[in-house]
RNA sequence: GACUCCGUAACUCAGUCCAGUAGAGUAUCACACUUUUAAUGUGAGAGUCGUGGGAGCAAAGCCCACCGGGGUCA
Numbered sequence: 001g002a003c004u005c006c007g008u009a010a011c012u013c014a015g016u017c018c019a020g021u022a023g024a025g026u027a028u029c030a031c032a033c034u035u036u037u038a039a040u041g042u043g044a045g046a047g048u049c050g051u052g053g054g055a056g057c058a059a060a061g062c063c064c065a066c067c068g069g070g071g072u073c074a
Stems, first nucleotide, its partner, number of pairs: 001073007010026004020057001028044005050066005
């Protein structure tokens, strides 16, 4: 340098095919339970969906450029 995959909550990931309310588990916090802790149960908070632009009534998902990471080749 070329090709390819990935980037979504503090962490690990789903959702992209077919655009239409942003989700799960873990973690954190509160409450219940318990002599207390742990475990368990219930609830809550936590996101410019890597950045910028475009088409579109509407974008996490489509198009373009860029940034970061993995892989293959040179």
The RNA shown here (transfer RNA) has 74 nucleotides and comes from an uncultured Bacteroidales bacterium.
It was read from a public genome assembly.
The prediction has a mean pLDDT of 81.